[in-house]
This is a predicted structure of a 348-nucleotide RNA (Bacterial RNase P class A) from uncultured Oleiphilus sp. It matches the Rfam family "Bacterial RNase P class A". Its family is annotated with tRNA processing, ribonuclease P activity and dimeric ribonuclease P complex in the Gene Ontology. By type it is a ribozyme. The source organism's lineage runs through Bacteria, Pseudomonadati, Gammaproteobacteria, Oleiphilaceae and Oleiphilus. It was read from a public genome assembly, where an Rfam model found it.
RNA sequence: UGAGUUUGCCAGGCAGUCGCUUCGUUAAACGAAGAGGAAAGUCCGGGCUCCGAAGAGCAGAGUGCCAGGUAAUACCUGGGGGGCGUGAGCCUACGGAAAGUGCAGCAGAAAGUGUACCGCCAGCCUGGUAAGUUCAGGAAGGUAAGGGUGAAAAGGUGCGGUAAGAGCGCACCGCGCGACUGGUAACAGCUCGUGGCGAUGGUAAACCCCACUCGGAGCAAGACCAAAUAGAAAUCUAAUAGUGCGGCUCGUGCUGGAUUUGGGUAGGUUGCUUGAGCCUGUUGGUGACGACUGGCCUAGAUGAAUGACUGUCCAUGACAGAACCCGGCUUAUCGGCAAACUCUUUCU
Numbered sequence: 001u002g003a004g005u006u007u008g009c010c011a012g013g014c015a016g017u018c019g020c021u022u023c024g025u026u027a028a029a030c031g032a033a034g035a036g037g038a039a040a041g042u043c044c045g046g047g048c049u050c051c052g053a054a055g056a057g058c059a060g061a062g063u064g065c066c067a068g069g070u071a072a073u074a075c076c077u078g079g080g081g082g083g084c085g086u087g088a089g090c091c092u093a094c095g096g097a098a099a100g101u102g103c104a105g106c107a108g109a110a111a112g113u114g115u116a117c118c119g120c121c122a123g124c125c126u127g128g129u130a131a132g133u134u135c136a137g138g139a140a141g142g143u144a145a146g147g148g149u150g151a152a153a154a155g156g157u158g159c160g161g162u163a164a165g166a167g168c169g170c171a172c173c174g175c176g177c178g179a180c181u182g183g184u185a186a187c188a189g190c191u192c193g194u195g196g197c198g199a200u201g202g203u204a205a206a207c208c209c210c211a212c213u214c215g216g217a218g219c220a221a222g223a224c225c226a227a228a229u230a231g232a233a234a235u236c237u238a239a240u241a242g243u244g245c246g247g248c249u250c251g252u253g254c255u256g257g258a259u260u261u262g263g264g265u266a267g268g269u270u271g272c273u274u275g276a277g278c279c280u281g282u283u284g285g286u287g288a289c290g291a292c293u294g295g296c297c298u299a300g301a302u303g304a305a306u307g308a309c310u311g312u313c314c315a316u317g318a319c320a321g322a323a324c325c326c327g328g329c330u331u332a333u334c335g336g337c338a339a340a341c342u343c344u345u346u347c348u
Base pairs, nucleotide, nucleotide: 002343003342004341005340006339007338008337009336010335012313013312014311015310016309017308018307020034021033022032023031024030036319040330041329043328044327045326046325047324048218049217050216051215055250056249057248058247060214061213062212063211064210065079066078067077068076069075080094081092082091083090084089095209096208100207101206102203103202117147118146119143120142121141124138125137126136127135155173156172157171158170159169160168174197175195176194177193178192179191180189181188182187222270223269224268225267232261233260234259235258236257237256241255242254243253244252277296278295279294281292282291283290284289
């Protein structure tokens, strides 16, 4: 100088004039407050409310390395294994293939213990030859070291041995088993011993096995007040029955249950915002986070509130609007600012 990686912050500011919603005794005046980093998705986890028992089991569903954090999680933090990158870093659907079943195109002899396409080989027979060697062919047999195919073909390299070969034997490496050392653990080891060694082949984001977890429905939940109507009708079924908010069985509570036709109301209050809340400081921890102290109150609409104009500043107005609340994840996005780290070029 150039190119990257990771983390954090901001989301127009200031002033004026009108306008809207809530609260303050509130009818007015006046005052205070008034959409997000994702409010989006509705993918997870909860708080809260209700269900006449919400209990047990089976099926089903979810998660899946280890240890922590949290109210809890499939989330977060820190480690381990594997993969990518020169690196800073990034990704991970990461329990089990000797419990069982299944699946794998083409090429190749053959894709899991068999089999041999080209080959290699002592012995037997035939030809040639004076004989023999060499050479050629045949039948039976041995072999899987060499070659070929493929992503992958009976662990790799070397030496010995053999008719020719092969862990057949040996050395080193690899692998299995056991011990030891470090670590809470997952795991790791230029530690030791032992075995010629399951061809440890792949796939569970295939079925499956293993471990752990799991009532349901949802603020249109629910509670209260006022008003009105038809305390209506018909059909089927019923204590050896029906029914009770995921399915089935058992247990257990209740006494009716199901379908159709018809009629009335759909108005108001509440739930509704003080929270697993936010901010500063101190402190423990690698970190997520925790403890203590002090301070703050920051939307509650209901066909749905924050808009318009003017001036000015700037770096930029993109993605985009709460509806019971909170903690996460994912997705969209114009830009700006700050810090740390990595690689590269040049100069000193």